[in-house]
RNA sequence: GCCUGUGUAGCUCAGUCGGUAAGAGCGCAACAUUGGUAAUGUUGAGGUCCUGAGUUCAAUUCUCAGCACAGGCU
Numbered sequence: 001g002c003c004u005g006u007g008u009a010g011c012u013c014a015g016u017c018g019g020u021a022a023g024a025g026c027g028c029a030a031c032a033u034u035g036g037u038a039a040u041g042u043u044g045a046g047g048u049c050c051u052g053a054g055u056u057c058a059a060u061u062c063u064c065a066g067c068a069c070a071g072g073c074u
Base pairs, nucleotide, nucleotide: 001073002072003071004070005069006068007067010026011025012024013023019057028044029043030042031041032040050066051065052064053063054062
């Protein structure tokens, strides 16, 4: 330099052949339970869906460019 893949909550990830309010597990907070802790249960908080542009009535999803990371080729 070229090719491919990945980028979504604090962490690990799902999701979407474009459309209702964007989800799970773990973690965090409160409450219940306990003599107390842990465990368990309930509730809750937490997201510019990497950035920008394009297409569209509508984009996390499609297209293009960039950035970061991973792999391959040279």

RNAcentral holds the sequence, with entries from ENA.
Transfer RNA from a Candidatus Pacearchaeota archaeon, 74 nucleotides, folded computationally.
The source organism's lineage runs through Archaea, Nanobdellati and Candidatus Pacearchaeota.
It matches the Rfam family "tRNA". It is annotated as a transfer RNA.
The coordinates come from a structure-prediction model, not an experiment, and the mean pLDDT is 81.
RNAcentral records the identical sequence in 3 taxa.